This is a predicted structure of a 558-nucleotide part of an RNA (large-subunit ribosomal RNA, domain I) from a Candidatus Omnitrophota bacterium.
The coordinates come from a structure-prediction model, not an experiment, and the mean pLDDT is 82.
The RNAcentral record of the full RNA draws on ENA.
Context: one part of a larger RNA
RNA sequence: GGUCUAUGCACGGAUGACUUGGUUAGGUGAGGCGAUGAAGGACGGGGUAAGCACCGAUAUGCCUCGGGUAGCCGCAAACAGGCUUUAAUCCGGGGAAUUCCGAAUGGGGAAACCCAGUACCGUUCAUACGGUAUUAUCCCUUUGCUGAAUUCAAUAGGCUUAGGGAAGCUAUACCAGGCGAAUUGAAACAUCUAAGUAACCUGAGGAAAAGAAAUCGAAUGAGAUUCCCCCAGUAGCGGCGAGCGAAAAGGGAAGAGCCUAAACCGUUUUUCCGCAAGGAAAAACGGGGUUGUUGGGACCUCGAUGUGGGAUUGUUGAGGGAUAAUAGAAGCGCAUGGAAAGGCGCGCCAAAGAGAGUGAAAGCCUCGUACAUGAAAUUCUGAAACACCCUAGAGGUAUCCCAAGUACCACGGGACACGGGGAAUCCUGUGGGAAUCUGGGCCGACCACGGUCUAAGGCUAAAAACUACAUCUAAACCGAUAGUGCACAAGUACCGUGAGGGAAAGUUGAAAAGAACGGCGGUGAGCCGAGUGAAAUAGAACCUAAAAUCAUAGACCU
Numbered sequence: 001g002g003u004c005u006a007u008g009c010a011c012g013g014a015u016g017a018c019u020u021g022g023u024u025a026g027g028u029g030a031g032g033c034g035a036u037g038a039a040g041g042a043c044g045g046g047g048u049a050a051g052c053a054c055c056g057a058u059a060u061g062c063c064u065c066g067g068g069u070a071g072c073c074g075c076a077a078a079c080a081g082g083c084u085u086u087a088a089u090c091c092g093g094g095g096a097a098u099u100c101c102g103a104a105u106g107g108g109g110a111a112a113c114c115c116a117g118u119a120c121c122g123u124u125c126a127u128a129c130g131g132u133a134u135u136a137u138c139c140c141u142u143u144g145c146u147g148a149a150u151u152c153a154a155u156a157g158g159c160u161u162a163g164g165g166a167a168g169c170u171a172u173a174c175c176a177g178g179c180g181a182a183u184u185g186a187a188a189c190a191u192c193u194a195a196g197u198a199a200c201c202u203g204a205g206g207a208a209a210a211g212a213a214a215u216c217g218a219a220u221g222a223g224a225u226u227c228c229c230c231c232a233g234u235a236g237c238g239g240c241g242a243g244c245g246a247a248a249a250g251g252g253a254a255g256a257g258c259c260u261a262a263a264c265c266g267u268u269u270u271u272c273c274g275c276a277a278g279g280a281a282a283a284a285c286g287g288g289g290u291u292g293u294u295g296g297g298a299c300c301u302c303g304a305u306g307u308g309g310g311a312u313u314g315u316u317g318a319g320g321g322a323u324a325a326u327a328g329a330a331g332c333g334c335a336u337g338g339a340a341a342g343g344c345g346c347g348c349c350a351a352a353g354a355g356a357g358u359g360a361a362a363g364c365c366u367c368g369u370a371c372a373u374g375a376a377a378u379u380c381u382g383a384a385a386c387a388c389c390c391u392a393g394a395g396g397u398a399u400c401c402c403a404a405g406u407a408c409c410a411c412g413g414g415a416c417a418c419g420g421g422g423a424a425u426c427c428u429g430u431g432g433g434a435a436u437c438u439g440g441g442c443c444g445a446c447c448a449c450g451g452u453c454u455a456a457g458g459c460u461a462a463a464a465a466c467u468a469c470a471u472c473u474a475a476a477c478c479g480a481u482a483g484u485g486c487a488c489a490a491g492u493a494c495c496g497u498g499a500g501g502g503a504a505a506g507u508u509g510a511a512a513a514g515a516a517c518g519g520c521g522g523u524g525a526g527c528c529g530a531g532u533g534a535a536a537u538a539g540a541a542c543c544u545a546a547a548a549u550c551a552u553a554g555a556c557c558u
Base pairs, nucleotide, nucleotide: 001557002556003555004554005553006552007551008550010549016543017507018506021478022477023475024474025473026472027471028470029469030467031466032169033168040101041100042099043056044055045054047079048078051075052074053060062095063094064093065092066091067090071083072082073081106115107114108113116135117134118133119132120131121130122129137166138165139164140163141162144159145158146157174205175203176202177201178200185192189239215222216221226253227252228251229250236244237243257459258458259457260403264287265286266285267284268283269282270281271280272279273278292437295402296401297400298399299396300395301394302393308390309389310388313387314386315385316384319381320380321379322378323377325373326372331346332345333344334343347364348363349353355367356366357365408432409431410430411429412428413427414426415425418444439454440453441452442451443450494501495500514542517529518528519527520526
């Protein structure tokens, strides 16, 4: 020096066991908060108070209405001091108060700070000082004062009064619109693909969007939209490469249809013409009217006072939920043990033998569970009723109306599964530019016949997407190097100028009964006794306690 063995409350923390926390999925609710100042913070508030939690100068809380009950003053002990059957603490509903920053909004600013104006009040002899309220910007409406181009006037504009609205946050979700890549694939690459994806911007809602045929496409037709299945990887498109990729029909979910513009009639106002009577035009408002069978309506003639409906508004609101709860059956003994729920013996309940806890494994010990009951207050839903609103038909005529820089065409683009193609259809940048029912669009170039629909205004639940949040439930999901980054003062400590990055860290025991007292030692650390405990080789560096490693002792080898 090495190997082996043994010992060690040495070191270390694998493993096993456990679970406060996670993960995934499903149901229900809710889907917003904000100038009545949000989200998020700063700073404060406790007898002692650093952190978390809670709260805001009324600060560990105030008021009130319900529930509930004998204890209470959070995590979190202790001391001190209090509260409470005149009902506290606690749970739920409503309210009060809520510093400063923050959209931040009186002005400024290096967020949580500085400095004001105006009115009123307090104080002062008077200033100073203090208190309360108010004072940002933009938009709409409105009041008043002014006021160009354009001698008067008018208008635009400017200033101003009052009322209303907006802003910011949020869930990296869902939706619509705008703008819009590249990696990649094509085994290279340019058309093409990825993809109208990602990213960015705008806007909104609990859903959004779409939506009541100028649809489909050829049947004896269907009959708004949306979503699912299928049609179908079909028809097609495609350097006919890579790839892209329908629709009708059929089956389901859901189901709902409406309002304007115009013609015509009326009212009001303004302007113009006119000596006047009056006439004309425009605007606003009201009535009327809303569709494709043989078009509808206006217009003219006749006819109905009821029928049916409602998604709007108002009033009322049966009933059912949500936010605290109430009540809730039935077991004892013996032995073992530290402890019985396990064993043995004999019973009982069950609309309850889901589950959890209790000193080991409990239907009958505790909390619960089944069945049943319950709300002063706030709130959701909602049958029904009333008011309110909407709503018919027949015939005639051929005078009027039936959405215009629109349809359509040309050129340039884009969207359609469709890459310019035989390319219809839809959108539109530029230019041209109709018709009013004997009208007009479409039926995949175009034409004819036939068919079908009625553009150029608007609204519209449900079926369908998502989940930050609340609550309930489940798991051949994890079990502390796993499962969320976080089971613990975790987006913390720490790192970084910053954007940002980002941990480690669970377990004494049934109960602190947490080791009185004594001894060694530095008035240590640590240890030895004593004591507690079932156990202290459970002693706080605390369940179990492997290996590596360390110390000591021994054997053997060199």